[in-house]
RNA sequence: UCAGUAGCCUGUCCUAUCGCUUUUUUUCGCCACAAGCGGAGAGAGGAGGAAAGUCGGGACAACACAGGGCGCCGUACUUCCUAACGGGAAGGUUCCGUCAACUGACGGAAACAGAGAGUGCCACAGAAAAUAACCGUCCCGCCGUCGGCGGGAUAAGGGUGAAAAUGUGAGGUAAGAGCUCACGUCGCGGUAUGGCGACAUACCGGGAGGGUAAACCUUACGGGUUGAAAGGCCAAAUAUACCAGGGCUUGAGGGCUGCCCGCCCGAUCCUGAGGGGUUGGCCGUUAGAAUCCCGCAGUGAUGCGGGAACCAGAGAAAUGAUAGGACACGACAGAAUCCCGCUUACAGGGCUGCUGGUACU
RNA sequence: GGUCCCGUAGCUCAGUUGGAUAGAGCAACAGCCUUCUAAGCUGUGGGUCGCGCGUUCGAGUCGCGCCGGGAUCA
Numbered sequence: 001u002c003a004g005u006a007g008c009c010u011g012u013c014c015u016a017u018c019g020c021u022u023u024u025u026u027u028c029g030c031c032a033c034a035a036g037c038g039g040a041g042a043g044a045g046g047a048g049g050a051a052a053g054u055c056g057g058g059a060c061a062a063c064a065c066a067g068g069g070c071g072c073c074g075u076a077c078u079u080c081c082u083a084a085c086g087g088g089a090a091g092g093u094u095c096c097g098u099c100a101a102c103u104g105a106c107g108g109a110a111a112c113a114g115a116g117a118g119u120g121c122c123a124c125a126g127a128a129a130a131u132a133a134c135c136g137u138c139c140c141g142c143c144g145u146c147g148g149c150g151g152g153a154u155a156a157g158g159g160u161g162a163a164a165a166u167g168u169g170a171g172g173u174a175a176g177a178g179c180u181c182a183c184g185u186c187g188c189g190g191u192a193u194g195g196c197g198a199c200a201u202a203c204c205g206g207g208a209g210g211g212u213a214a215a216c217c218u219u220a221c222g223g224g225u226u227g228a229a230a231g232g233c234c235a236a237a238u239a240u241a242c243c244a245g246g247g248c249u250u251g252a253g254g255g256c257u258g259c260c261c262g263c264c265c266g267a268u269c270c271u272g273a274g275g276g277g278u279u280g281g282c283c284g285u286u287a288g289a290a291u292c293c294c295g296c297a298g299u300g301a302u303g304c305g306g307g308a309a310c311c312a313g314a315g316a317a318a319u320g321a322u323a324g325g326a327c328a329c330g331a332c333a334g335a336a337u338c339c340c341g342c343u344u345a346c347a348g349g350g351c352u353g354c355u356g357g358u359a360c361u
Numbered sequence: 362g363g364u365c366c367c368g369u370a371g372c373u374c375a376g377u378u379g380g381a382u383a384g385a386g387c388a389a390c391a392g393c394c395u396u397c398u399a400a401g402c403u404g405u406g407g408g409u410c411g412c413g414c415g416u417u418c419g420a421g422u423c424g425c426g427c428c429g430g431g432a433u434c435a
Stems, first nucleotide, its partner, number of pairs: 001357010012326007020046011048332001052343002055341005060227004067261004072223005077091005092112001093110007113218002118216002120212003134158002136154008166184006185208002188205007231283004240274001243272004253265003291308007327330001362434007371387004380418001389405005411427005
């Protein structure tokens, strides 16, 4: 310097004028003053890394989250971080790729508990899809003597399939077979050592019966439900006219938690149709598990301590337009209670690690 | 703003517990019938099952993430 790969940061700027919006303040008008409303002037502030999807988790708020039973949902190697999480960090195991080819090194991926609890399913093909005999091989009996029929043994060989019952060799046998043995492969149990642990290494013993749990399920742990249209306060306006059905203590309905029990409220009641009134204001609501800088602890996520500055807050919803200048010629995209993550979209620019090539010293 | 549901041929819909050629009606096209058209009869074509990744031997169906559309709540 180029290419590949992995990760992180950034996300147009400056000046002037005119506007929009929030807020502070001055002044004028309405008004007896104040408050409030309206006009004018001045000062200060005004979208993002994803504000998005609303996917996960919380804060906050309401519901008596009283209790019992059944159900439902989520998570799933280990340890740790965190307010919490399905997020993150560090490791373990398995698989894949490259190098090397004995161990191994580097990089990447993994919804990675259990199929020795049970049930279900495995199309077509194939004899058989999980209590394996179609062809073949072997034994016995009969007919009979190239052969056929019946009974039995056999998972070595053939063929089918995504998948066919532990691989190779030797022994063994009527023929065979983990039937036996040796070396392997993969589980299980025990002991020792190392590690907090997942697990690793070594030895011993005893085994080998497919797959599927993103099928039901089992085990362990966790989850009350509903969401700011939550919820609280004030003001304004009011009629349940008429009709239908149900109910009135033997109880309809309600108490925001799927069902049952139980508990509480319950007649000026509940449901449907139809009619009338109001459809205004304030709080919640922006000072926070937050941001920036420094130091310490930790492999790291992160935590602790100190310091600094706080600067969106609308309610049909505010960020724009014009002119000039700079460069890389501007992508994805617009807050609506707030916060932490994840995912998705994204022009351009910058930085770092690893691998390989080229050039120079 | 919250919650929930749906997406299969040009249109309206099936597809049961994953099983291989994804079907039905209408529409389209061709032929027959008719003097011609309609109706009727026969046949044919037409599908990235919204998209992507995964689980599985195998995905329209199961899981996750996106995209589009709809309903409902004061």
Molecule: RNase P RNA; transfer RNA
Organism: Bacteroidales bacterium